[in-house]
A computed fold for a 73-nucleotide RNA from a Phycisphaerae bacterium, annotated as transfer RNA. RNAcentral holds the sequence, with entries from ENA.

RNA sequence: GGGCCUGUAGCUCAACUGGGAGAGCGUCGGCUUUGCAAGUCGGAGGUUGCGCGUUCGAGUCGCGUCAGGUCCA
Numbered sequence: 001g002g003g004c005c006u007g008u009a010g011c012u013c014a015a016c017u018g019g020g021a022g023a024g025c026g027u028c029g030g031c032u033u034u035g036c037a038a039g040u041c042g043g044a045g046g047u048u049g050c051g052c053g054u055u056c057g058a059g060u061c062g063c064g065u066c067a068g069g070u071c072c073a
Base pairs, nucleotide, nucleotide: 001072002071003070004069005068006067007066010025011024012023013022019056027043028042029041030040031039049065050064051063052062053061
C1' cells in the first nucleotide's frame, strides 16, 4: 500500500427481506430478612464509531473517513 471482517447501553451480544433498537450481566429503587447474601418486581441508561447520500422511512443500502482484527505484498 491492497483485500476481507468488525464497530449498537458500563460489559458481552441480538435486531429476519429497510418499517423506527432489545436481552443477559452490571447499576439504582421497592418487596422479602434482625442484618447481609440469594430471590422477586420495577426504573434509569443509546448521536447504532464519525460525515454525507439514497429512500416516505436507514443499525440495515451506497460513498468517504476513523479505530481494531486478519490475510497478501

Its mean pLDDT, the model's own confidence on a scale to 100, is 80. Rfam family: tRNA. Gene Ontology term of the family: triplet codon-amino acid adaptor activity.